RNA sequence: GUUUCCAUGGUCUAGUGGUAUGACGCCACCUUCACACGGUGGAGGUCGCCAGUUCGAUCCUGGCUGGAAAUA
Numbered sequence: 001g002u003u004u005c006c007a008u009g010g011u012c013u014a015g016u017g018g019u020a021u022g023a024c025g026c027c028a029c030c031u032u033c034a035c036a037c038g039g040u041g042g043a044g045g046u047c048g049c050c051a052g053u054u055c056g057a058u059c060c061u062g063g064c065u066g067g068a069a070a071u072a
Stems, first nucleotide, its partner, number of pairs: 001071007010024003018055001026042005048064005
């Protein structure tokens, strides 16, 4: 240089056009003399950025940024 793939709460992750799932972590309560475990509930996401298509985009298209792999 060329080609391909990836980007989603603090971390990991599901999601092939209709208001984003779960786990861990965090907070509160229950439980305990206390802690841990366990139980219940809660907070936390402009789905990397900018445009386009569409009634509607995490999803489709183009560009950009960052990361990974292959090839020379």
The RNA shown here (transfer RNA) has 72 nucleotides and comes from Amorphochlora amoebiformis. Rfam family: tRNA. Gene Ontology term of the family: triplet codon-amino acid adaptor activity. RNAcentral holds the sequence, with entries from ENA.